[in-house]
Context: one part of a larger RNA
RNA sequence: GUCAGCGAGUUAUUGGUAGUAGCGAGGUUAAGGCAGGAAUAGCCGGAGCCGUAGGGAAACCGAGUCUGAAUAGGGCGUUUAGUUGCUAUUAAUAAACCCGAAGCGUGACGAGCUACGCAUGGGCAGGAUGAAGAGUUGGGAAACUGACUUGGAGGUCCGAACGGUUUGGUGCUGCAAAACCUUCCGAUGACCUGUGCGUAGGAGUGAAAAGCUCAUCGAGUUACGUGAUAGCUGGUUCUCUCCGAAAUGCAUAUAGGUGCAGCCUGCAAAUUAGAUCUUAUAGAGGUAGAGCUCUUAUAAGGCUAGGGGUGUCGAAAGGCAUUACCAAACCUUGUUAAACUUCGAAUGCUAUAAGGAAUUUUGUGGAGUGAGACUGUGGGGGCUAAGCUUCAUAGUCGAAAGGGUAACAGCCCUAAUUUCUGAUUAAGGUCCCUAAAGUAUGACUAAGUGGUAAAAGAGGUGCUUUUGCUUAAACAUCCAGGAGGUUUGCUUAGAAGCAGCAAUCCUUUAAAGAAAGCGUAAUAGCUCACUGGACAAGCGAAAGUGCGCUGAAGAUGUAACGGGGCUAAGUCAUAUACCGAAAUCGAAAGUCUUCUAACUAUGUUAGAAGGCGGUAGGAGAGUGUUCUUUACUGGCUGAAGGUCUGGCGUAAGCUUGGCUGGACGGUAAAGAAGUAAAAAUGCUGAC
Numbered sequence: 001g002u003c004a005g006c007g008a009g010u011u012a013u014u015g016g017u018a019g020u021a022g023c024g025a026g027g028u029u030a031a032g033g034c035a036g037g038a039a040u041a042g043c044c045g046g047a048g049c050c051g052u053a054g055g056g057a058a059a060c061c062g063a064g065u066c067u068g069a070a071u072a073g074g075g076c077g078u079u080u081a082g083u084u085g086c087u088a089u090u091a092a093u094a095a096a097c098c099c100g101a102a103g104c105g106u107g108a109c110g111a112g113c114u115a116c117g118c119a120u121g122g123g124c125a126g127g128a129u130g131a132a133g134a135g136u137u138g139g140g141a142a143a144c145u146g147a148c149u150u151g152g153a154g155g156u157c158c159g160a161a162c163g164g165u166u167u168g169g170u171g172c173u174g175c176a177a178a179a180c181c182u183u184c185c186g187a188u189g190a191c192c193u194g195u196g197c198g199u200a201g202g203a204g205u206g207a208a209a210a211g212c213u214c215a216u217c218g219a220g221u222u223a224c225g226u227g228a229u230a231g232c233u234g235g236u237u238c239u240c241u242c243c244g245a246a247a248u249g250c251a252u253a254u255a256g257g258u259g260c261a262g263c264c265u266g267c268a269a270a271u272u273a274g275a276u277c278u279u280a281u282a283g284a285g286g287u288a289g290a291g292c293u294c295u296u297a298u299a300a301g302g303c304u305a306g307g308g309g310u311g312u313c314g315a316a317a318g319g320c321a322u323u324a325c326c327a328a329a330c331c332u333u334g335u336u337a338a339a340c341u342u343c344g345a346a347u348g349c350u351a352u353a354a355g356g357a358a359u360u361u362u363g364u365g366g367a368g369u370g371a372g373a374c375u376g377u378g379g380g381g382g383c384u385a386a387g388c389u390u391c392a393u394a395g396u397c398g399a400a401a402g403g404g405u406a407a408c409a410g411c412c413c414u415a416a417u418u419u420c421u422g423a424u425u426a427a428g429g430u431c432c433c434u435a436a437a438g439u440a441u442g443a444c445u446a447a448g449u450g451g452u453a454a455a456a457g458a459g460g461u462g463c464u465u466u467u468g469c470u471u472a473a474a475c476a477u478c479c480a481g482g483a484g485g486u487u488u489g490c491u492u493a494g495a496a497g498c499a500g501c502a503a504u505c506c507u508u509u510a511a512a513g514a515a516a517g518c519g520u521a522a523u524a525g526c527u528c529a530c531u532g533g534a535c536a537a538g539c540g541a542a543a544g545u546g547c548g549c550u551g552a553a554g555a556u557g558u559a560a561c562g563g564g565g566c567u568a569a570g571u572c573a574u575a576u577a578c579c580g581a582a583a584u585c586g587a588a589a590g591u592c593u594u595c596u597a598a599c600u601a602u603g604u605u606a607g608a609a610g611g612c613g614g615u616a617g618g619a620g621a622g623u624g625u626u627c628u629u630u631a632c633u634g635g636c637u638g639a640a641g642g643u644c645u646g647g648c649g650u651a652a653g654c655u656u657g658g659c660u661g662g663a664c665g666g667u668a669a670a671g672a673a674g675u676a677a678a679a680a681u682g683c684u685g686a687c
Stems, first nucleotide, its partner, number of pairs: 001687006011094013026050003032044003054061002064076004097235002100232001104225006115199009124189001126158003129154001133150007162186003168181003201217001203213003238622006248261005262369002264366007277355007289343001290341002295337001297335001299333004304327001306326002308323006372397010402413003417589004422585003428579003431564003437576001439575006450566001456550002460547010477534005483507003488502003513528001516527003590612010623676001625673010641660004646655003
């Protein structure tokens, strides 16, 4: 892992509600007992309980009573149906649907491992070093000191046994639940070790690491309390039918839990409460917008208090004059606001009326939900970031399949009872992949733009508008001129149109700047403006707008149309046709609700109308398994079970025939449950 078997809402008591049965102003027995062959049958037993009367704290009174001074007012009552079983469902208490802790407590058992201690034994090859002391012999007045010899100290040195385990490697379903190889440390000591003994669970022991206390230690092991508790995770077994949520508010030692409300469902009642919706009428309001009256902010100008500066007079105080300074208030013009408003919608809300349709409300039994997600719109937070966060509002998903978007819960279209090799459409599409137009008309685009992106940039190109020049010849091109005073003055080494400063005139002219650019050391030289000629018809300058261009760099491989490929098969506008879904229509069938009719009358038939996606969840109807009772019935001429096969039923399921098997089964009506497995890192077994 697979297969098989096992595996989870039970039982008791006490309540609530519904159904059903008995009796009924009553209902009912409990413990216990009697008789009996026995029983789940029968009979006693009225203690007690519920009901028939309430009010009051109570005394007490009583269809009333309490409060009260009250005969007032007010509160609670007075109109009558209960009670005892059974069944279903639900609650509480119990382990209470099942499995699952870490833990807590009590009593025992452990120091054969290991920690420390006590007692008594044992062990440490060999080599090195050479302390004290002693002796001999020098020096010295002495104190003391040198040399040699001897001596044999030491948590001394090197290194086996022994003890340890530093490095690297192997091993890592191992040789091994800690080993092997290599290397390393101690090796007469705080050394190692045998045997015996002692200390233990909030306790021991510890040269202290919360180490060790039998592969177990921030509190050992074991049995019991114990089915501890688990607002947590996982699992919870047959079918069909009807309805169908929530992820919100308030509160919470509360935030992944719970209570009440909201939203779902069953039943009962009211019996139209005319809900939702549409239309009309009447209202409240201060949002969007707008505005500047108030409040806040704010630009320019004016006017003019005040302040500053300057001048002048004065001994000073101060006066007078003036100002390209600052400037309140006020005036004009232009602005600003969630916490501004002289104003002010749409929508929504409230009320009334009408329409049409079918609900609506109340009571009561049972719930689940209280993590929501995205999209559009209006806001707050954030960076007008986020597949971000938090409100409001609508939709979808959640709990929704189908078609479209290449693929894609939340987008677009659309709500699947079943069957159909029928039809029409929606969104979206119609060259091929791929169903349907290489459809028609008129434009645009040349960028593969289409088929990613900004500021910014550009004689891309279409359209519209304004304006200037132009047969008295424009624009472009070619030919020619482009002069004189003068090298203007100043400056300067020089400054001659062209370093710089000032000025920028006059003349001759068809025209020609005291010069727009290049150039020279300065001149020179080449152009330009301006003019004439040649040529001959349009040429410039702006503004708006459509579609394009540049801007444009990424990591496996084209890879930013789904692909092929497309110059339309791209874009804009108009038009027609077609394709396209589980939508709609058609045909057939099932089922539910309501209504109508009939009848064999309380459920069957026929017809009509309307429904039938569905998670949590509510309600209803069934299938199957084991056992019991009653009745019937099958079986060695072959039961159950197994296997192959045919049929029936909407499903759970039921059943025929063959083979196998070899002794027990089935039907009907009831009853009782150890009553249905694919999941629980489920349990046991087999492979």
Large-subunit ribosomal RNA, domain II from a freshwater metagenome, 687 nucleotides, folded computationally. Rfam family: Bacterial large subunit ribosomal RNA.